[in-house]
Molecule: transfer RNA
Organism: Galdieria sulphuraria
RNA sequence: GCCGCCAUGGCUUAGUGGCUAAAGCGUUGGUCUUGUAAACCAAAGAUCCCGAGUUCAAAUCUCGGUGGCGGCU
Numbered sequence: 001g002c003c004g005c006c007a008u009g010g011c012u013u014a015g016u017g018g019c020u021a022a023a024g025c026g027u028u029g030g031u032c033u034u035g036u037a038a039a040c041c042a043a044a045g046a047u048c049c050c051g052a053g054u055u056c057a058a059a060u061c062u063c064g065g066u067g068g069c070g071g072c073u
Base pairs, nucleotide, nucleotide: 001072002071003070004069005068006067007066010025011024012023013022018056027043028042029041030040031039049065050064051063052062053061
């Protein structure tokens, strides 16, 4: 330098054009307990890496950028 894949709550992932972006772990509060843990209940937390385009409508499709991983030279 070229090619491919990836980027979504604190972490790991789902969601492949249409309702208020879903789940597990974690966090906080509560119930229970002599107390802690476990268990159960509830809550907060992501405008989806950035910009532009297509569309009535974009996390999702297209283009560019940035970052990460891998391959080739």